[in-house]
Molecule: Guanidine-I riboswitch aptamer
Organism: Anoxybacteroides tepidamans
RNA sequence: AAAUAAGCUCUCUAGGGUUCCGUUAAUAGCGCUUUGAUGGAAUGAAAAAUUCGCUGUUAAGUCUGGUCCGAGAGAGAGCGUAUAGAAAAAUGCUUUAUUGCGUUUUUCUAUAUACACGGAAGGAUAAAAGCCUGGGAGAU
Numbered sequence: 001a002a003a004u005a006a007g008c009u010c011u012c013u014a015g016g017g018u019u020c021c022g023u024u025a026a027u028a029g030c031g032c033u034u035u036g037a038u039g040g041a042a043u044g045a046a047a048a049a050u051u052c053g054c055u056g057u058u059a060a061g062u063c064u065g066g067u068c069c070g071a072g073a074g075a076g077a078g079c080g081u082a083u084a085g086a087a088a089a090a091u092g093c094u095u096u097a098u099u100g101c102g103u104u105u106u107u108c109u110a111u112a113u114a115c116a117c118g119g120a121a122g123g124a125u126a127a128a129a130g131c132c133u134g135g136g137a138g139a140u
Stems, first nucleotide, its partner, number of pairs: 007079006015069002020066002022063001023060009041051003080113014115135001117138001122132002
């Protein structure tokens, strides 16, 4: 961009893993004063050890979480689509006559948008999953 009407989009959830944040563990380093320190912060007899805080590195999703992904057969909403009605405009035939009948477009209102058991293997993303493949293969 086009197509689509068992349509499309958004928000959320079931669920999902581990990029990032946080958490936990290990490890290394640091820690006083400037209204006056002379002590590497606190505890400690101590240069031991423990605890707390900050920074870095590594590991863990069998770390509750935040970020993130997320349903055809889950929830809600919006748009769209279909049917019916009302109004307006345009137009074809018709009429003494915008008189009557039809068609198209726009606006508004109402209703509907049903049913749906389902592997394995594979794919993407950091990774996985009711994501995609897929209302698939199958089953009835």